A computed fold for a 75-nucleotide RNA from a Candidatus Woesearchaeota archaeon, annotated as transfer RNA. It matches the Rfam family "tRNA". Its family is annotated with triplet codon-amino acid adaptor activity in the Gene Ontology. The prediction has a mean pLDDT of 81. Lineage of the source: Archaea > Nanobdellati > Candidatus Woesearchaeota.
RNA sequence: GCCCCUGUCGUCUAGCCCGGCCAAGGAUAAGGGCCUUUCGAGCCUUUGACACGGGUUCAAAUCCCGUCGGGGGCA
Repeated sequence: GCCCCUGUCGUCUAGCCCGGCCAAGGAUAAGGGCCUUUCGAGCCUUUGACACGGGUUCAAAUCCCGUCGGGGGCA
């Protein structure tokens, strides 16, 4: 330099290919509450995310272009 894969809550992950409600779901973690003699477990609840920029569209996490980060291959 070229090619391929990849980037979503603090962490892990679903959704992406095939655009569409509503608060982008789940697990875990953290805060609060219930329960318990206490702790733990269990139950309820709250908080928190689409790497960045642009484009297409009535509507983009999803499609298109570019940039950045990570991994792999070739040279």